[in-house]
Context: one part of a larger RNA
RNA sequence: GGCUCGGGGUGGAUGCCUCGGCAGCCGGAGGCGAUGAAGGGCGUGCUAAGCUGCGAUAAGCCGGGUGGAGGCGCAACGAGCCUUUGAGGCCCGGAUGCCCCAAUGGGGAAACCCGACAGGCUUUAAGGCCUGUCAUCCCGCUCUCUUGCGGGAGGCUACACUCCGCGAAGCAAAACCUUUUAGUAGCGGGAGGAAAGGAAAUCAACCGAGACUCCCCAAGUAGCGGCGAGCGAACGGGGAAGAGCCUAAACCGGUAUGGUGCCAUGGUGGCGGCCUUAGCCAUACCGGGGUCGUGGGAUGUAUCCAGAGGAGUCCGCCAACUCCUCGGGGAGUUAUAAAGCUCCGACUUAGCCGAAGUCUGCUGGAACGCAGCGCCAUAGAGGGUGAAAGCCCCGUAGGCGAAAGGUCUGGAGCCUCCCUGGGAUACACUCCCGAGUACCACGGCCCCCGUGAAAGGUUGUGGGAAUCUGGGGGGACCACCCUCCAAGGCUAAGUACUACCGGCUGACCGAUAGCGCAUCAGUACCGUGAGGGAACGGUGAAAAGAACCCCGGUAAGGGGAGUGAAAUAGAACCUGAAACCCCGAGUCUACAAGCCAGUGGAAGGGGUCUUUUGUCCCCGACUGCGUGCCUUUUGCAGAAUGAGCCAGGGAGUUGUCCUCAGCGGCAGGGCUAAGCCGUCAGGUGGAGCCGUAGCGAAAGCGAGUCCGAAUAGGGCGUCUAAAGUCGCUGGGGGCAGACGCGAAGCGGAGCGAUCUACCCUUGCCCUGGGUGAAGGACGGGUAAAACCGUCUGGAGGCCCUAAGGGUUCGGUGCUGCAAAACCGUCCCGUGAGGUGAGGGUAGCGGUGAAAAGCCAAUCGCGCUCCGUGAUAGCUCGUUCUCCCCGAAAUGCAUCGACGUGCAGCGUCAGCCUUACCUUCCCGGAGGUAGAGCCACUGGUUGGGCUAGGGCCCUGAGAGGGGUACCGAACCCUGCCAAACUCCGAAUGCCGGGAUAGGUUGGCUGGCAGUGAGUCCUGGGGGGAUAAGCUCCUGGGACAAAAGGGAAACAGCCCAGACCGCCGGCUAAGGUCCCUAAAUCCGAGCUAAGUGGUAAAGGAAGUCCUUUUCCUAAGACAGCCGGGAGGUUGGCUUAGAGGCAGCCAUCCUUUAAACAGUGCGUAACAGCUGACCGGUCGAGGAAGAGGGCGCCGAAAAUUUAGCGGGGCUUAAGCUCGGUACCGAAGCCGCGGACUCAGGCUUUGCCUGAGUGGUAGGGGAGCGUUCCCUGCGGGUUGAAGCUCAAGCCGUGAGGCGGAGUGGACUGCAGGGAAGUGAGAAUCCUGGCAUGAGUAGGAGCUAAGACAGGUGAGAAACCUGUCCGCCGGAAGCCCAAGGGUUCGGCGGCAAUGGAAAUCAGCCGCCGGUUAGCCGGGACCCUAAGGUGAGGCCGAUGAGGCGUAGCCGAUGGGAAGCGGGUCAAUAUUCCCGCGCCAGCGGUGUGGAGCCUUCGUCAUGACGCAGGAGGCUAAGCCGAGCCCGCUAUGGAAUGCGGGUGUAAGGUAGUAGGGGAAAGGAGUAGGCAAAUCCGCUCCUUUGCUAACCCCGAGAGCCGAUGCGGCAACUCGGCUGACGCCACACUGCCAAGAAACAAUGGCGCUGGCUUUGAAGCACCGCUGCCCGUACCCCAAACCGACACAGGUGGGCUGGGUUAGGAGCCUAAGGCGUC
Repeated sequence: GGCUCGGGGUGGAUGCCUCGGCAGCCGGAGGCGAUGAAGGGCGUGCUAAGCUGCGAUAAGCCGGGUGGAGGCGCAACGAGCCUUUGAGGCCCGGAUGCCCCAAUGGGGAAACCCGACAGGCUUUAAGGCCUGUCAUCCCGCUCUCUUGCGGGAGGCUACACUCCGCGAAGCAAAACCUUUUAGUAGCGGGAGGAAAGGAAAUCAACCGAGACUCCCCAAGUAGCGGCGAGCGAACGGGGAAGAGCCUAAACCGGUAUGGUGCCAUGGUGGCGGCCUUAGCCAUACCGGGGUCGUGGGAUGUAUCCAGAGGAGUCCGCCAACUCCUCGGGGAGUUAUAAAGCUCCGACUUAGCCGAAGUCUGCUGGAACGCAGCGCCAUAGAGGGUGAAAGCCCCGUAGGCGAAAGGUCUGGAGCCUCCCUGGGAUACACUCCCGAGUACCACGGCCCCCGUGAAAGGUUGUGGGAAUCUGGGGGGACCACCCUCCAAGGCUAAGUACUACCGGCUGACCGAUAGCGCAUCAGUACCGUGAGGGAACGGUGAAAAGAACCCCGGUAAGGGGAGUGAAAUAGAACCUGAAACCCCGAGUCUACAAGCCAGUGGAAGGGGUCUUUUGUCCCCGACUGCGUGCCUUUUGCAGAAUGAGCCAGGGAGUUGUCCUCAGCGGCAGGGCUAAGCCGUCAGGUGGAGCCGUAGCGAAAGCGAGUCCGAAUAGGGCGUCUAAAGUCGCUGGGGGCAGACGCGAAGCGGAGCGAUCUACCCUUGCCCUGGGUGAAGGACGGGUAAAACCGUCUGGAGGCCCUAAGGGUUCGGUGCUGCAAAACCGUCCCGUGAGGUGAGGGUAGCGGUGAAAAGCCAAUCGCGCUCCGUGAUAGCUCGUUCUCCCCGAAAUGCAUCGACGUGCAGCGUCAGCCUUACCUUCCCGGAGGUAGAGCCACUGGUUGGGCUAGGGCCCUGAGAGGGGUACCGAACCCUGCCAAACUCCGAAUGCCGGGAUAGGUUGGCUGGCAGUGAGUCCUGGGGGGAUAAGCUCCUGGGACAAAAGGGAAACAGCCCAGACCGCCGGCUAAGGUCCCUAAAUCCGAGCUAAGUGGUAAAGGAAGUCCUUUUCCUAAGACAGCCGGGAGGUUGGCUUAGAGGCAGCCAUCCUUUAAACAGUGCGUAACAGCUGACCGGUCGAGGAAGAGGGCGCCGAAAAUUUAGCGGGGCUUAAGCUCGGUACCGAAGCCGCGGACUCAGGCUUUGCCUGAGUGGUAGGGGAGCGUUCCCUGCGGGUUGAAGCUCAAGCCGUGAGGCGGAGUGGACUGCAGGGAAGUGAGAAUCCUGGCAUGAGUAGGAGCUAAGACAGGUGAGAAACCUGUCCGCCGGAAGCCCAAGGGUUCGGCGGCAAUGGAAAUCAGCCGCCGGUUAGCCGGGACCCUAAGGUGAGGCCGAUGAGGCGUAGCCGAUGGGAAGCGGGUCAAUAUUCCCGCGCCAGCGGUGUGGAGCCUUCGUCAUGACGCAGGAGGCUAAGCCGAGCCCGCUAUGGAAUGCGGGUGUAAGGUAGUAGGGGAAAGGAGUAGGCAAAUCCGCUCCUUUGCUAACCCCGAGAGCCGAUGCGGCAACUCGGCUGACGCCACACUGCCAAGAAACAAUGGCGCUGGCUUUGAAGCACCGCUGCCCGUACCCCAAACCGACACAGGUGGGCUGGGUUAGGAGCCUAAGGCGUC
C1' cells in the first nucleotide's frame, strides 16, 4: 500500500412528520379615497433591537353586547400592576389618529422648509405657539371686471373580467414579398359589479319567425384563399333566461320677446249684450298630445261605450270644456315618473346547550394497545391527549341566540304614479313621421368574403334627396313579389372574472417537492436605474435545557456527576445512507515488468460451526484468458464525444379530432349534446350525428344510373357473399410548446449622459527662465518719405522646464497592486488649454476635429422586462426485465443532396391457399465472352496498280515528255474496335412438365426503421490497367456476429453462440520450446538464416533437362616462340606512317600474320591482340529451358521485415503418406423457452427452432397514490446497515441480526409527476491536483529596555535609528454616515499573532444673529408651468406670465481659554449687523405699490509702483545648557497679540456747476438720455474710491520670563483689471442706495435724521475621515478624486537634494 471485517468522523440522503403551498367547489363581497385612500416615514412598552398592534389619548381611550377566571402580544427572566364593583379575550359602534403620499396655502432633493388671513395664549413691540381656512379643473347659481356660494373630479386597486382608440415581431408558408402569427402582445382611454348588446329600415322564402346575450348542434359545411399555407360563417334546430318602454314632429294651450296693427280679427258654440296693444305673424321655452308598419299619428265628421258630487269660463240661458273632492280599478323604486319612511321576517358580524367508561387486569416511561365486563348514538366527521380513544378534551348530529352595525330583485303598511278624467270603429281633404342624413362617386376599413360579378355595415373627401303616391332590404343590376321603417334615447335576467372573506374538498406536493418565500422574503445580496433575486423546517411526552466537581485563559472545548424510557435525543440536537477522511484486526505484497485491475484454476494463512469426516467465510503466492462505459459512425480500446466522485432532481405528457386493433353494449339500427331533475347512484333530453342506395358535373332518376338517337355498347353500382353504431383500453396521425435542454437574432414598452461624446451656464488653475513682433522715443538720413542705428516696448495656437494634461518607445506585470497598472523614456504645457459644480441631447436615437469612435468594465445599433416554452431539416441526452422475428444504407422525385415523399427491404393481424424456392427434363427469346475483317461501318502496316494533283522540260498555242513528289479508288499482305458483326457460347432469363426436398408465396390493413455504408472477390467505367481512390454490376463478410485460425488485426480463412457438463469427433490452421498435438515416415531442393519484404536489370551461385560445336589426327586454359612484305594504301592534313577523320580493304611471302583489337607517339617508334607453331594430356566451348538461391537493397532511442527462443540431410522449401491437436461447428447427457403436429389435452410425446443494431410484436418486475377485503405493529412499524439462509430465466421477492422509535403490509382491481450513468445537465456535499506551484499588495527599517497579560517581533511607555516634508504635514468642498471619545471584550473581521483596532458590546459626544445654507433677497443654463397652442377629442409635447433653480450677486466676529470627545458655535474679553421699543435732540418731511433711470456690472495679456503677510541678520533683554564643584565673554531657544474704532495717507477715478429745449426711456416725470448756451477748470477746486501706517483696542490675553530697537529680502496676497496694450469686444436680476413720476397712507397730538439706553434675532449643517484603511474602484486594493496654506539651506524656481513644524516606519 491492496482486499475484507469491526468501530468512528464528516455529510445530510432516506423514512416518518407538517403552523406552508397547489388546484378546485359552494357562498359572501366586488371596491377604498379631499370626512385625506392605497402605500409609507417616524414614533409608541418599566427595561425594547425586530415583528405585530397602536398614534403625542400611541401593544392603547369610551359605550354596547358576549363571556366568566384569570390576565399585562410574539416572548422567557426580573420588577411592578389589573381582575367576581366581572379583568383579559371576542363582536359591534364611537373618540384620538404626528409627518409624507392624489397631497390640495407656497416651495421642495417624499416623510422637510416657509407663509397669509381669522380667533386664542405669551410679549409694550419685534418674535414665538395652538386651532380653523386658503390648490387646480369642471358644473350650477350668483357677481359683473371677475367675486361669493354649492356640488363634483383628481389617486389607488386583481386594472382578472369588459368596451373603445393606436397597434408589432420572432414564427408558418419547409425560401419570400400578398397571406399567416393577429387585431394577438404591448401602449393609451373609460366603466361596472359585471361590462357590452338590445326591442327590427332584422331574417326568411312565397311557408313563416318575431329584442339582446350565452351554451349545444348546424360544420370544419357554404365560402374565402400566392384557391398555397391556412382562415372559416350564416340560415335553421335544441336549450339558459325572459320585459319591454320613453321621446322628436304634426295639432292645441300658456308665457316671454320682436314685428304688425286699432278692426274686417279674437274673446268655446248658439242667441243677445259687452270688451279691443285682448288679435295676427315669427322665434324661444313650458304644458298637453303622440310613438306606429295588418302603416301610425294629428285634424275633421259620424256612430258606439264609460260612476257620483261640487266649482269655474266677460254677462244671461243651453250645450261643451276646464278644475276640485269622493268612490272603484291597476302599477311601482333595475328600464317604462320618482323621494323615501315604519314594522315584521330572513341572513350575517360575537356566542350558548349538547349523549355515553376514564371500570378491572397485563405489558410499558406513558395505554389510546391486548384481555374481560359495560354504555351512547338524529352524535362511529375531524383534531388533540406520553402508542392505535364513539363514551378523556375540543368538537360532531340536533337545537338555541344579538343591545349595535350590515345585507335582502323578502313581506306588509304608509307613500307615489296611472285609469275612471277616456276608449273604439268608419270615412275623408290636408298636415306630420328624426338632413349635410339617406343615396351616389372616389380612398380605406369591418364582415367567411384578400376587389372579386361584391351586396351589407362603417366613414375621410366631394356631390346631395324625399315624407307614405315616401323610404330601406331580400348578395352586381332590373322587374314583379315579399318584408321592414334609418338618420333620438333607456332597459333586469341568463354570460365573463376573482385581489379579498368564510366553509368544504382532493387516486394534489411533502422541505432540491409544493408559491420565488413552511424559517421576520420580494428579505439578504447584485445593479446608477428600470430590474434581477436566493438559502435556511424537526431535542424531548414534559426543559426535566445538564446543579455540583475536574482540565483550560473566570476561554473555546472536553471529562465526570445528575435528568430522562432513551443523551452516538445535549441544543452544530429524530432517523442519520453515499462520496470523502481516520482507527483497530485478518491476509497478501519489496527479481517483477501489457497489471481496463477482473474472471477461471489454485498452494498457503486466518476465522466459523461441528463428535470426526467435513461445511461456509476472508485474504490469497502462482497461473490460463482478457484493450472501460456512453455517444456517433462504413469503422472506436481508441490519441473522436461526454462524465472529478457521491446523493437528490432530471426528458413521449395532457386536451381535442381522425384512423386502426382488442374488449364490451345494442343491432337495420346505434348514440345522445347543451340543458333540466336528483343527496348520491342515476334519470331525462332525439336537436343532431353515423349507418341503412346508387349513379350523374348537375337538373335529376333510382336497383339502377350516366354517356348516347338507341331497347346497342361500355363505366360505376345492385343481385351472390351484404353490419353498423356507441363506449373503454391500446397503436398511430393532425392541431396545440407536444420527448427534454440549447441559439445567434426580431419586435414592443420602458430605464439609463454619476462613465464617456458634444453643447449650455457659472467658477477656478497654469512655477521659473528664454526669445524679443507691431508700435513708440531719440539720433542719423530724405525735398518729403523710405531707410538705418540705439533705446523703449512686450506680441506669439513662440521656445525650455514644473503643476496639470497626455501616452512615443522599451521593460515589468499578464491566477496582476490594477478587468489597462508600475518603472524608465517621451509629447503638450497662454491655448482649438486644463478642471470643478449645475444642466441639455436617448437607441428607427444621440454625440462624433470621423476611429463605424463613444453613449455606466456592454456598441456595425445600449440595457431591462415582455411577445417567449420565438424558430432550430442541427448537436447532445432520453431512466427496469425476459421471450419471438428482424432490416436498410437502393430506385424515382425534390431550391434536393447529413432533410423529406412514394416504392423497395422488416414486423404484427386477418384472409387466400402450394400459387413460392432448389434439382432434372422439354421448348423458347437474346447478341455478351470469344472470334472475325473478300460480311458492313470506321481505323490501320508494307507493297502493287492508278484517277487526280504538284514540280521540271518542251511548245506561239493546243499539246507532249519526264518525275527517287503527294495520292482517292482497287488488289495483295499484316492488323484493330464500348458506341463494327458473316458468326457466336457458358451462365442467367421466360414458359411448360416431373420427382424429391424445403416452407415459402399472394392480397388487405396497423406500426416502423432505412434512403452516410465499408472491405474482399468475379465482370467493367473514371483515374495513371495509381490509391485503404471513385462509380456501377454478380457474390460474400462486417454493419447487426460472438467462437477457432491469420502473433496482435470490423470486412480475409473456418464456423453462425438458448443454458449447464473436469465427455467424445472434426474444420481452418497446426504438432522443437514458449503452446494443445510428430524432434513422424519416404524422396528431393536450398547455404542465402533464403525461409523471415521488393523491381528493371545483372552474374561461369547451384541442381535438373536440352541443342550445337571442338577433342588422343591432342581439344580448352596456362607457359615458350612467331605475328612479315608491297606500304608511310589513297585522300585529307602542318603531320595522319595499322590505330583524328573519309574512301577502299587488294596482292605477295607463309605454319600463321588484319591496308589492323586495344594501349601509346606531335607524327613515327614501342607494347599487345587476332592468327600460327611448340609444350601439356582429357575432356572442352557456346547456347536454350526449368527448380532453389545471389546482387540490385539507405533512417532516424534498441535487435525490430519468423510473434520470440531458436532452427541448416531443418524446426526452411517441394512431392507423397500416416497419426494426433484444434472451435461456442457436430455428437452425447441434463434443463429452459418458441412454433408446428399428435394425443389419453390444466399436461405429455414427436419434430423443427432459439446471434442480433434500427425496428415491429408478446409477457412480466418494481415505485407513489386510490378502492375493497384480510393482516402486522412500543413483546418495536417504516427507513438504514449487515460473512457464512431460501425462491425466481430476469427485473426482483422472502427470511434472519443490529440500529431505529411510529407507523405499515398482502391479495384483487384502479390511477400515474413510475425506474437514471452519461445531456461541457441542475443543486448540495466531499475529493483530486497538494502540503505542490507560488505568495505574503512597492525595499521608508528597525533595535533595545521596561510595562500589561494565559500568551508579546507587531499593544503601551522610553531611548536610539530610519522615512516624507509643494507631503506621506495642515484646513475645506464632495462623498461616506458614528468610522469620533471612554470603558469592557477577542468567536469572527485584520492576508500571521494580538492583550491592539476603522472589529464586537455598553455608555457618551456635534451648542452659532455675524462660518455655510434656508428664511426676510436675486437671478443664469435649465426645469416646471395658471391660462394658451398642438396631439388618435389619448398618452403626451410645446410654451406666456409666474415660480423653482448656484457653480454667480448680496447685512454683520475677532483674540484667547476650555472637554476624554465641540467650538469664529460654550466661556472670557472687545466688537459689529438688522429690527423693535424708550428717552433726548431735531423741526418737515417720511413710508408704501408699481414703473422708469443710474449704480450694481464683469474680457485677456503685459509691465511698473506703493504696501503687507512672511522670512532673515545684528544689537539689547529673558530663560536654559556644558556627566564632579564653580563661572561667562561660550552654546541653544525665545523676545507675541485680532476684529473693530479713529483719522481718510500713498495712490486711483470722474471735468464740474448752472440755464434752456426735447418726438427717446411701453403711461407720467422736475429724473436719465440727447441738443444748445454760460461760468470755472483742464498741474486746480470739488466729489468718489482707497491699501497701508500710527494711536486706541490692551490696567486685557498669552508667556516661567523678557516681551525693546535697527537693518535687509519680500510676494502669485492688498491698493486693483487701477494703468497700458490688444481683439475674439468680454452674464442676468433683485434687495439695497440715490433721482423721478404714479397709487395709497403717516405726520406740528411732532416726520426723517442724529445721539444714548434697553430689547429681539428663527430653522438646518457642525462628531470623524477627506490624495484616503472611513470616498469611487467586489478587498484595510501601488489606481482615481476639486479648492486653500505650504517655513529654512542650496537655487532662476512650487525643479532636484537636505531639513523645521508635523506625520510616519500595520505582511
This is a predicted structure of a 1707-nucleotide part of an RNA (large-subunit ribosomal RNA, half A) from an Aquificaceae bacterium.
Its mean pLDDT, the model's own confidence on a scale to 100, is 82.
The organism belongs to Aquificaceae, within Bacteria.